[in-house]
Context: one part of a larger RNA
Order: sequence, then structure tokens, then C1' cells
RNA sequence: CGCAGGAGAUUUGAGAAGGUCUGUCCUUAGUACGAGAGGACCGGGACGGACGAACCUCUGGUGUGUCAGUUGUCCUGCCAAGGGCACCGCUGAUUAGCUACGUUCGGGAUGGAUAACCGCUGAAAGCAUCUAAGUGGGAAGCCGGCUUCAAGAUAAGAUCUCCAUCACCCUUUGAGGUGUGAAGGCUCCCAGGAGAUUACUGGGUUGAUAGGCCAGAAAUGGAAGCACAGUAAUGUGUGCAGUUGACUGGUACUAAUAAGCCGAUCA
Repeated sequence: CGCAGGAGAUUUGAGAAGGUCUGUCCUUAGUACGAGAGGACCGGGACGGACGAACCUCUGGUGUGUCAGUUGUCCUGCCAAGGGCACCGCUGAUUAGCUACGUUCGGGAUGGAUAACCGCUGAAAGCAUCUAAGUGGGAAGCCGGCUUCAAGAUAAGAUCUCCAUCACCCUUUGAGGUGUGAAGGCUCCCAGGAGAUUACUGGGUUGAUAGGCCAGAAAUGGAAGCACAGUAAUGUGUGCAGUUGACUGGUACUAAUAAGCCGAUCA
């Protein structure tokens, strides 16, 4: 821009893409077959490999400032307690998130038309013949069935709901032009399950969208100060202490204010 008014939702599916993999073992059965050696079709079941998708309950990884320990040095006047720098200084743990080495699931059933091939009936050709007329079976393959996208499918589909104002101008009197501006949308702002930007999703005071605060979970592992024991290092008590990024719930304290723009019909 189009889909002959303008919007908000929900859809159909022409078409396209993906997937379609495979092994071992048990049983049938040491059966059929075979002199023996050997050794099945068909059918039923179990466990895998590779590949793919989703997810983080478990097991691991990461977790650049969550907690603790600790070295050197500088600083806060000193002690104590802290802060900066040294690869996050190093080390031990670790929430959320993201992940695989983790978990769950998938390639199944089934239908149709067929290939090679196997048939039925059957002439030409009194016989025979699956074929000439007619007709049946038959594959991991083909078309469906499964998953995803999909009406720019210009053949532009369907359904539901919302809006439908008033005024002015003229000689291109027309599906004309201008202004106002409906439903709705956008700018803008607060954010994230989204994300390079955009887009998407939620919210914008008639508000829990984010931050803060409160409570909880979870992590770390017993804070500082004081008291006591010990010559001291240190230990014990106060005290499952103190601290805490992303997690859960609540609460308008802070910020989403204010404002602007776009936006429609003839018959």
C1' cells in the first nucleotide's frame, strides 16, 4: 500500500515445512525344516543407541559482588570494627535465571491408491493363459493421519462485537475538498515471561507494572557489642545469630503525571 467505510477479537485451511531411523535380548521354539550340523517365517514382550522437542522436580555446571573464611598493602587518628586495590585478590558454599552430564516425552495405531510379485474369472486361439473386458491381494516407499507456520490464498475467505457527528467551499458537482473528530489506535511513561533495534506481552492512579518497605521462602553459618573462662591465641553465652541479587505474598511510600497526534460511506 492492498483486501471498496473505520476498528477490536476469534478462526477456516489452499499451500509449505518438520517428523518417518535402528539394534540387542526373551518368548513362540531348539518348534517347522533338515540325515546331521544347524535353525526360522508369522506373532507377543523387554531394554537400548543415535536424533529431536520441552523443562529445571532430582543429579551436576555456572551463578563479577549473596554469605563466610583468609593473604599482602593503603586508608577511616589508634584498639576493635570496616572500606579500597591485588584475575570476582584467593578459597569454601550458594537463591533466581541459563543450562546438560539431568528429567519427561516422540518417531504409534490406522485408512487409501500402488511397485515388483502372487491371484480369481476369462476369451482372442473349443485347450491353456493374472489381461485383452472385469476383479482381489501386496512394501520401511506414495497420499492422508501426527506437529508447526499459514488469507499478499491479489481467488486477499468466515464468524462475533463496537462506531456511524456537525459545519463550510466550488465549477474537475465527484466515491470532490477543508475543518471538527466516533469506536479504536499511536506517541509518551512503568516493566518483562519478550527483546540487538524494532516487534511482542502486562500495566499506566477507577493502579499492585517496577522500585522501596513489611512478612515468608531460600542461602550462608553463628554478626557487632557486652559478659564469662583462659597468661594468651582463642572459646562459650546472649542467639538457628547477623546479613542477604534476581524467588512468593502483601502494602500506593516513590515512579507510571500532564499532554499531544492519527482515525470513518456512498448507494

Model confidence (mean pLDDT): 85 of 100. Predicted 3D model of a 267-nucleotide part of an RNA (large-subunit ribosomal RNA, domain VI) from Nesterenkonia haasae. The sequence was found in a public genome assembly. The organism belongs to Nesterenkonia, within Bacteria.